[in-house]
Context: one part of a larger RNA
Order: sequence, then structure tokens, then C1' cells
RNA sequence: UGACGGGGACCCGCACAAGCAGCGGAGCGUGUGGUUUAAUUCGAGGCUACGCGAAGAACCUUACCAGGGCUUGACAUAUAGCUGGUAGCGACUCGAAAGAGAAGCGACCCUUCGGGGAGGCUAUACAGGUGUUGCAUGGCUGUCGUCAGCUCGUGCUGUGAAGUGUCGGGUUAAGUCCCUUAACGAGCUUAACCCUUGUCGUUAGUUGCCAGCAUGUAAUGAUGGGCACUUUAGCGAGACUGCCGGUGUUAAACCGGAGGAAGGCGGGGACGACGUCAAGUCCUCAUGGCCCUUAUGCCCGGGGUUGCACACGUGCUACAAUGGGGCGGUACAGAGCGACGCGAAACCGCGAGGUGGAGCAAAUCGCAGAAAACGCCCCCCAGUUCGGAUUGCAGUCUGCAACUCGACUGCAUGAAGUUGGAAUCGCUAGUAAUCGCGUAUCAGCUAUGACGCGGUGAAUAUGUUCCUGAGCCUUGUACA
Repeated sequence: UGACGGGGACCCGCACAAGCAGCGGAGCGUGUGGUUUAAUUCGAGGCUACGCGAAGAACCUUACCAGGGCUUGACAUAUAGCUGGUAGCGACUCGAAAGAGAAGCGACCCUUCGGGGAGGCUAUACAGGUGUUGCAUGGCUGUCGUCAGCUCGUGCUGUGAAGUGUCGGGUUAAGUCCCUUAACGAGCUUAACCCUUGUCGUUAGUUGCCAGCAUGUAAUGAUGGGCACUUUAGCGAGACUGCCGGUGUUAAACCGGAGGAAGGCGGGGACGACGUCAAGUCCUCAUGGCCCUUAUGCCCGGGGUUGCACACGUGCUACAAUGGGGCGGUACAGAGCGACGCGAAACCGCGAGGUGGAGCAAAUCGCAGAAAACGCCCCCCAGUUCGGAUUGCAGUCUGCAACUCGACUGCAUGAAGUUGGAAUCGCUAGUAAUCGCGUAUCAGCUAUGACGCGGUGAAUAUGUUCCUGAGCCUUGUACA
């Protein structure tokens, strides 16, 4: 100087408390361990691995396994030699394919007409490796943590390591600001600048909108017309403790108030200091060393990554009446996506879906019916009109192909489960809870995942004794 303490003082955070909804019990989905296997590819391992890499494992992917094949190679560059019946196409034979053989057809560009190029073959250098080392590395990332810290120059103090500044008194979300002061200044972070949302103005008016004036319809901005309104998307305004009162050291600031759409950081996002964990990744990529080179490289059809006594994580669905079912009762979003695409009307089918093909590179057309909510009717507390696992049969769709191993539909079947031990997670407001919608990946999908979007919409906390993590000062230490 640090680190540590079941030392002290102060302080903060969904850390506890207060509250709401869960997990742990059941069934299923998914990941992991274990076990099995020819293989069940590899990585990730307390918090910070375990719906993680994987924003899509039937083939492919694919790295794994057994088998069949290739050896200058699936791909690149260079040199030398050969090459016009050459490159390429290829009936046919063997074969699961890859591959091996093979009748036949049969080129291109430049040219000084000698030839050259391109392509092919042979040979040599080499290619290739998801082989190894993340403890050789770059890059990227997680975490402490959006915690308030981490440093430097000069000066001063100390023999020196070093200290001071950065301490102290206030204050703040903040080393934020003020005051004091052997310190005076400065840098990286904080904050702000950026995006979005909330109010108003202005510009613009189509594909959007329709108040007033007309036309028309069973009805609809459908039409003339208009740009008021809504809205769209550019530019501005607006919030700064600016104003008032109080407290405070005349300070920084805090408390209350006015005005205001918004008030003291308005809400949300992006943004992550010096560093820590030899944290993670050589299987994104790059790269040193080492290793393989008729194989640890390459191709192929098939299998596996989906196996199942079991254990754990994380989710979905429930156990019901604040509920379930029926309705040809019925209302209201936002954000997205669409040409190898979205696919309307109409018709067929109980349905998944099929036929169909209008319109639309989309504020115009389509996906697209939002659902919970509301209204009416039934159920009457039961393993049920709860719950939907499992299984049988019949189908639909995608795709070369749904046996291993896809999703969906109809009929039938109708398991466990009556609120879950010890223990444990999330959340402070448009949040939790609950309801549906969309997108990426994608032929299809195992999505209940991930990332977004809106609808309905709470309870509790004005406390810091304790648990936990962090900060600052101080103290002890035989630790570094």
C1' cells in the first nucleotide's frame, strides 16, 4: 500500500421487511447430469453452465458411428511436360449412392497462321484438418456494475515504500456540487450531447382523414370537394430549481407552492471508467507452436445427435365457479411482414385443408378473425360439462423422402392432478399479474423458446434490527 475480520461509524440497492404472483408436488415441453450405445459429435459448470452456442438436427445441416469409395485431392496458387476427337455432353454396364468403366456426339477466344489463352491430364511444390493448446494470442463477450469510482502533471511532506490532492463539514442518483484546506490544476468514468415516448406550434396533404357543402348506395370517404380534425414526418417551442415562501453558512442544496401536458434525472433505451475472475470462446473469424498427410483430409447412401431405471435446472398446461361450455350475440389495438412472396371474393370439405386466382414491390392490396372484456343461456362443487396426458382409427400439408424422427385435423379414449415438505425466484406503476398479436430462423416443424407489440390493470413499502451485495472513513493483523 492492499486484502481480510462472526471490528467500529456512515450510507445505498426488490438486500430484508410490507405486499402480489410463482417455483419446489402432477402431466407434458426443453436443457443438463447419469446411464446405455457402433455412435448417442463438441463446447458451456456457483453467483456469471443447464429453452446456453442452436434466429429451426427427417436428408442436408453434421463436426459422431459402421460401411462403400477418392488420393495434387471438394477448393487456391506456381512451375514443367503432354493434350483437338481436347474440354463438355453422355446411351449403356456394375452399384444403395458416391464412384469405376464405356459406345456415341462434340466445342470457345486471340493470332503475324508459327503459335498462344482457356480447359483437361501427369508430376512436383503444396492444398486440406470443427485435430491439440483460450495456461502462447488477437478480436469479441460475460461478471462485479451504470457500482462511483480510477488516475496524472507540478508542488509539498517522508531516508524510503509512499502520502497529500481523493481527507473533513454539508449535499447529491453520482469524486454531483458547495465550503474549508499544502495543495493548485487536469484526464477517464458520472452527467449532458444521441434515439424514443409524453404537450403545443409550424410546413406539407397522398395511398391517410371527413367537420361543413353536395351526389349516390341496401351499406361503406364510394364520388365531387376540402386539409379544419385525426394522422403521417420534417422543422421548431417547451423544464432551467427559471418564479414564490421556508430551512440552510449569505453556499451547494433540500422541503412546500404557483403556473404547466410534463417538476426537480419527466418515463424508457443506447452508452459500461482503471481493473478483477490465467472467467468464456483455437467449433464464428484471425493466428504462433505441436500433430495428421492413400488420412485426424475429401465424397457417398444409411444410422446417431430424439436412445431411458433415474436426478436437477428452466418453462407450458392444470387442479376449477373471479370458473368451464354454447351463441349464425357483439366491441375496441399496436407493431410488423409480403414477389422463389402475401394471397382476397366465390365454391368444396365437420375440420386440417383444397379449388380459385382478384389485388398488391404495398399509409392503396393481402396476412388479419385481435383475445381477455361485455350481453344472454347451460353447468351446481363432483375427479365433474374441471383437467387434458396416453392410446386406437381415419385424414390434411410440406418435402426426393415423414419407419427410426415432422406439424396439423376429425372421431373415439379420458391418465396423473383437489393448490404442493424443507427450501427458493421475480416484481415498486402503466410495473406485477393476466389477454391476445407479430417477427427472425424457416420447404415443413418438435416455438410452450427468443425478441418485439399493444389490451385490461393491481397490492404494498414514508422502516433499516437482521440476511445479502456494494461504496466511503476508521481500527486490528504473525496474510501478500